[in-house]
Context: one part of a larger RNA
Molecule: large-subunit ribosomal RNA, domain III
Organism: Buttiauxella sp.
RNA sequence: GAGUAACGAUAAAGGGGGUGAGAGUCCCCCUCGCCGAAAGCCCAAGGUUUCCUGCGCAACGUUCAUCGGCGCAGGGUUAGUCGGCCCCUAAGGCGAGGCCGAAAGGCGUAGUCGAUGGGAAGCGGGUUAAUAUUCCCGCACCCGCUGUUACUGCGAUGGGGGGACGGAGAAGGCUAGGUCAUCCGGUCGACGGUCGUCCCGGUUCAAGCGUGUAGGCAGACCCCUUAGGCAAAUCCGGGGGGUUAAUGCUGAGGCGUGACGACGAGCCUCCACGGAGGCGAAGUGAUUAAUGCCAAGCUCCCAAGAAAAGCCUCUAAGCUUCAGGUAACAGGGGACCGUACCCCAAACCGACACAGGUGGGCAGGGUGAGAAUCCCCAGGCGCUU
Repeated sequence: GAGUAACGAUAAAGGGGGUGAGAGUCCCCCUCGCCGAAAGCCCAAGGUUUCCUGCGCAACGUUCAUCGGCGCAGGGUUAGUCGGCCCCUAAGGCGAGGCCGAAAGGCGUAGUCGAUGGGAAGCGGGUUAAUAUUCCCGCACCCGCUGUUACUGCGAUGGGGGGACGGAGAAGGCUAGGUCAUCCGGUCGACGGUCGUCCCGGUUCAAGCGUGUAGGCAGACCCCUUAGGCAAAUCCGGGGGGUUAAUGCUGAGGCGUGACGACGAGCCUCCACGGAGGCGAAGUGAUUAAUGCCAAGCUCCCAAGAAAAGCCUCUAAGCUUCAGGUAACAGGGGACCGUACCCCAAACCGACACAGGUGGGCAGGGUGAGAAUCCCCAGGCGCUU
């Protein structure tokens, strides 16, 4: 220079009450404004206690501060079913032997790792200051192990099936959700009117189990034979014959049950006004309708669209009073790790409480082709002079 520029989106504040030494900034209430495919909600990554409560205000906060993602202390994360671990493999990594190389080391077989993929099983309600598909209540489900009973050809690292997959397009059936009506409860108006076709609020509920629908797929069963599936096979594949017109597999949703339950507008009692306890009406119909489900379906196309295990089946060695297998019932088991909180952001990446960047899911009403636009719900904010 200069007490100058600036105080970080022009979404916006005003009033009352409280606390306090102190209040434009903290708390409560009323009004106003802003977002609403977000400026709401839930995850992943990343962060790592920032979460909740009490006590504080030096510093941090672009001002103030009684407040805080700040200081101090205490508390908080509960799982057979969510995710990991586990089984399986992809690109890729490592790699016994091996090959190569002055050394270091490089490549690579058998293997062994490696999810961003495949593989068993949980929903609804309630509850805490802070966790909940984890605790509690209710109703479920899965997989081993052991035992009992009954029946019985069982057996794999091998064979086969399956898992199992592209792009585009179209139509159908549904549901979530929405809307209207019905029903239930409530008010009759602080200024004129309002018993009305008025107005306000509510009208909710899963997995599982039973049924097996709209649809989708394949003809089905039996016998004989077989130079293929590196051995074998009753399995798969090839060939032949017979019987028969339905049969099997799959499949949303609906309906029933779950539910004599939960929730529920509102009402009652108590209250240290934070809350605690109790009672509890209606709980239906129509219509619309997804980008979600049936559906990895169907149709078409050419560039022809992972693998392996779990699973089913077949036999080999072998075992065949055993072991093993199937079914029912009973008993017992399901460890360990993550779980707080932020997550389009003041908590992550940007030196900052930085107008930047950051993958996935949810998707209400009016307008509309629409996830555009503008206005609104739930919810959240008014961006710390």